[in-house]
This is a predicted structure of an 84-nucleotide RNA (transfer RNA) from an uncultured Oscillospiraceae bacterium. The sequence was found in a public genome assembly. The prediction has a mean pLDDT of 81. Its Rfam family is "tRNA". About the family: Transfer RNA (tRNA) molecules are approximately 80 nucleotides in length. By type it is a transfer RNA. Gene Ontology term of the family: triplet codon-amino acid adaptor activity.

RNA sequence: GCCGGUGUGAUGGAAUUGGUAGACGUAGCGGAUUCAAAAUCCGCCGCCAGCGAUGGCGUGGGGGUUCGAGUCCCCCCACCGGCA
Repeated sequence: GCCGGUGUGAUGGAAUUGGUAGACGUAGCGGAUUCAAAAUCCGCCGCCAGCGAUGGCGUGGGGGUUCGAGUCCCCCCACCGGCA
């Protein structure tokens, strides 16, 4: 240099033919249970604003297509593999 793959909450990992982003786990927080703990069960668990209801933003970065993009197109970045 060329070709292919991967990038999603703290973390592993889903997401149909483009149609509610984060299912399901782990970790964490609160509660129940216990003499106490472990285990188990229930709830919460991206960021920002707001007392709250709620609103806005968020899939490596930027742009495009579309009513609508994690998904399609273009450029770039990082990592992995192959070829030279």